A computed fold for a 72-nucleotide RNA from a Deltaproteobacteria bacterium, annotated as transfer RNA. Lineage of the source: Bacteria > Pseudomonadati > Myxococcota > Myxococcia. Its mean pLDDT, the model's own confidence on a scale to 100, is 81. It matches the Rfam family "tRNA". Rfam's curators write: Transfer RNA (tRNA) molecules are approximately 80 nucleotides in length. The family's RNA type in Rfam is transfer RNA.
[in-house]
């Protein structure tokens, strides 16, 4: 100096145009002498950031910032 992937809740993760699953954990309840199991309910309208196409964008584009690998 080139080029390819990745970036979604506190963690892990799915969604590749039509409005964000799912486990874990949290947090409230039931249960229970008090706890732990269980079970019940809550849990992103800024999707790493900007800015563009679109009737609509996590998803396409275009820059940017970080991680990770490749080549010289």
């Nucleotide at each position: 100096g080139g080029a390819g992937c990745c970036a979604u809740c506190g963690c892990c993760a799915a969604g590749u145009g039509g409005u964000a699953a799912g486990g874990c954990a949290a947090u409230g309840g039931u249960c229970u002498g008090c706890a732990a199991a269980a079970c019940c309910a809550u849990c992103a309208u800024u999707c790493c950031c900007c800015g563009g196409u679109u009737c609509a964008a996590a998803u396409c584009c275009g820059g940017g910032u970080g991680g990770c690998u490749c080549c010289u």